RNAcentral holds the full RNA, with entries from ENA.
This is a predicted structure of a 501-nucleotide part of an RNA (large-subunit ribosomal RNA, domain I) from a Pseudomonadales bacterium.
The coordinates come from a structure-prediction model, not an experiment, and the mean pLDDT is 85.
Its Rfam family is "Bacterial large subunit ribosomal RNA".
The organism belongs to Pseudomonadales, within Bacteria.
Context: one part of a larger RNA
Parts: sequence; C1' cells; structure tokens
RNA sequence: CGCAUACGGUGAAUGCCUAGGCAAUCAGAGGCGAAGAAAGACGUUGGAGCUUGCGAUAAGCGUCGGGGAGCUAGCAACCAAGCUAUGAUCCGGCGAUCUCUGAAUGGGGAAACCCAACCACUAUAAGGUGGUUAUUUUGAACUGAAUUCAUAGGUUCAAAAUGCUAACCCGGGGAACUGAAACAUCUAAGUACCCGGAGGAAAAGAAAUCAACCGAGAUUCCCCUAGUAGCGGCGAGCGAACGGGGACCAGCCCUUAAGCUGAUUAUGUUUUAGUGGAAGACACUGGAAAGUGUUGCCAUAGUGGGUGAUAGCCCCGUACACGAAAGAGCAUAGUUAGUGAAAUCGAGUAAGACGGGACACGUGUUAUCUUGUCUGAACAUGGGGGGACCAUCCUCCAAGGCUAAAUACUCCUGAUUGACCGAUAGUGAACCAGUACCGUGAGGGAAAGGCGAAAAGAACCCCGGAGAGGGGAGUGAAAUAGAACCUGAAACCGUAUGCGU
Repeated sequence: CGCAUACGGUGAAUGCCUAGGCAAUCAGAGGCGAAGAAAGACGUUGGAGCUUGCGAUAAGCGUCGGGGAGCUAGCAACCAAGCUAUGAUCCGGCGAUCUCUGAAUGGGGAAACCCAACCACUAUAAGGUGGUUAUUUUGAACUGAAUUCAUAGGUUCAAAAUGCUAACCCGGGGAACUGAAACAUCUAAGUACCCGGAGGAAAAGAAAUCAACCGAGAUUCCCCUAGUAGCGGCGAGCGAACGGGGACCAGCCCUUAAGCUGAUUAUGUUUUAGUGGAAGACACUGGAAAGUGUUGCCAUAGUGGGUGAUAGCCCCGUACACGAAAGAGCAUAGUUAGUGAAAUCGAGUAAGACGGGACACGUGUUAUCUUGUCUGAACAUGGGGGGACCAUCCUCCAAGGCUAAAUACUCCUGAUUGACCGAUAGUGAACCAGUACCGUGAGGGAAAGGCGAAAAGAACCCCGGAGAGGGGAGUGAAAUAGAACCUGAAACCGUAUGCGU
C1' cells in the first nucleotide's frame, strides 16, 4: 500500500411526518376613499429586541350581548406588580380615541418634515386649545370692466369629483418577434402594451332583422351546421351564415312614462358570538393501550382531529335540536326624495363621389355597416333591405331612449373535496421572505423544517484555560434520542485483526 472482516468519523441521501402550498366544488362578497383609503413612518407593554395588536385614551377605552375560571399577546422563560364570581381574560355587535406621511387638500417640500393666515375660547397672552383656509365641475346669490344695457371677470355658499384595487367588461390608440421554410401584400393580431370609463357583472337588446313565395319573430351564451360556403402572393393561412337543438326568457317609453336609485317603517328570511348533544369495563404485553383476549353498550352520531402504539362509547367534535340585546344583507308592502327628461317620431340625416376602416370577405362583379373631405333627398301617395345592377314580389320602418335572466371573472370570506406535492417537491417564501444579499436604478432574489410521550434539557464529581471538548453520575423505553439532537445510505477519512506484497 492492497484485499477482507469488525467498529468508528464525516456526510447528508432515503424512509416516515407536516406546520405550508396547489387545484377545485358549493355558498357569500364583489369594493375601499375628503366622515381622509390602500400603503407606510414613528411611537406604544414594568424589564432590551423582533413579530402581532393598537394610536399620546396607544397588546388598549365605553356600552350591549355571549361565555364561565382563570388572566396580564407570541418568540419566551424568569422576576416584579396587579386584575378576577360586584363575572376578569376571551368571542361578537355598536360606538369613542385614532400622532405624522400618503389623493393629501392652508403654503412649501429632498414622503413621514418646514412655514403660516383667519375665527372662537382662554387670568402663566410674544402662550395654549379647538376650528377653518387645495383644485375642478355644477347650481345659487351678491357684485362687476373695456362699453349704455350686457358679457367676461370677481367673491361667497351648497353639492359632487379626485386616489387605490386581482381578474372579468366597454371604448380610444396600437407593435414586433414569429409563420410564409427568404420577403414586401398577408400572418402573428386588433394580440402584447398604453390611455379613458364602469359594474357586480359589463356589453348587447325589442327588427329600416332574417327568410324565400313557406315562414320566423329582441339580446346574450352553449352544442351542431363546419373546418362546410367562401376569402387568400388562391401561398402561409383566415374562416362564416341560413337552419336545427339547448340555457334563459320580458318587454317598454318619448302629452311628465316603463322603470331605476337612496332614506325610512312593517313583516319574513339569511348572517355577524354561541348552547345542548348518546354509549366500556376487566385481564395480558408494554415506558405508555387506543393493540390482543373476554364480555357489554350507543348510533338521525362508525366525517374528522387529539390523547405516551391502531379509540364509535377518554377529550374536542359529528348527526340532530336550539339561540341574538345590537348591527348588517335580501325579499315583499307602505311612505318619502331624487333620477328617468332627450324631445315631441327623429335632416346637414339617408343616399352619392373620393380616401380609409369593420364585416370570415385582402376592391374584387362586392352588396351591408361606419366615416375624414365634398355634396345632398323623400316625408307613409314615402323610405330601407333581400350580396353588382334592374324589374316583379316579399319583408321591415333608420337618422331618440330604457330594459332583468341565461354569460365572464375571483384580490377576498366560510364550508368541503383531491388516483395533487411532501422540504432540491409544493407558492419565490412550511422557518420573522419579497427577508438576507446583489444592483446607481429599473430590477434580480436565496438558503434555511423534525430531541423526547413529557424538558424529565443532564444536580453533583473529575480532566481542562473560571475554556472548547470529554469521562462518570443522574433523567428517560431509548442519550450511538444530548440540544451540531428522528432515521442516518454513498462518496471520503480512520482504528483493530487477518492475509498478500
């Protein structure tokens, strides 16, 4: 040095576990904000820090309910001082307080800071306390130029708006990569993205619609029709409708309407704390019984979780039954306020020309819708459409408005589920994570779970630096479960013994 065996070190795989995730289902909710939001800064407990809660009334105050024995939040013990059957802590409803920043709104500003004015009160007055003072729009009143009336402008009052928010929705703008095996029409795609606006849904909507000589009868969504008819450098690709079957159904108004919204009252119902809730013993093994054996019981309850191993009958629960002083939601009815409200049957409209856009339809034989420019009717004895256009025929009535449901989504709440994950997985994050750390910044972005049933977390002794670490002792079922703590593979490193060289 190699091989073998035994025993170790290191190391963290694996197994088991779950405190966290993921995906759904059924309900709820679908907004918050000048009555100051979302998000924060700084404070706040008897004792330092962080988290949570709260706001100078600061882990809290009042009140009304629930509840019934301990409590003064967690990490997290310890000490101190207290509270509590005159009902604390805790849970729920309604209130009070709510520093400073932030739409931030008195002015300013490098957010959490600086500096004011006016009014009221005030016997520590050069102070203190409280209130008001942004902009825009609308309405009202008072004023009021050039300029007589007026108008513009000004002042005051009242109301509203502003900002935030996951997706869904409507509108205004609007790419490129890519595909076409290159690329320009085309595609990607009216997608991504930007802007505006709204609602719990939005949008659309009661035929100037389709159809085909038979007829249907608002809109929306789904399944077919159908990858069909078509469009298309007829390339790549794009891609209907009629009709049929379903979901849901609802119609109305413009000579003060259908209705919608808010407030309030009554009734009903749902909800925001909760309450009751059946039934098991003995023996054995074991550290521990829920295991095994024997013998019982309950069940409208044998979903689930916990308890020293696997419990219907030990605990929490579960089935079932019950419960609200106060608040909230919904439905119906009544009262009341606002809105509808534009106008009066739709004229600079329909139609036309040119140029665009939307329609599955790229200008094509291209109807239809829309409109930037220019033109420009008729008036129900009228007008539009039926895919160039014309006639016949059929059908409808534009240029005003409202409208639930079926449909889309889930930042959020509750309940439930999983041939979903189980710590390199599952969220980036099971753990004080959008943290540490990186970057000027936009932004990027981790690692890190497990002693034991219970800390019973090792008194005391010894070596040692009043160490680190270890050896005894003790606890424990187990300490090779000792906090670098379940299991503890392999690589890698040793010790002992044997053999070989």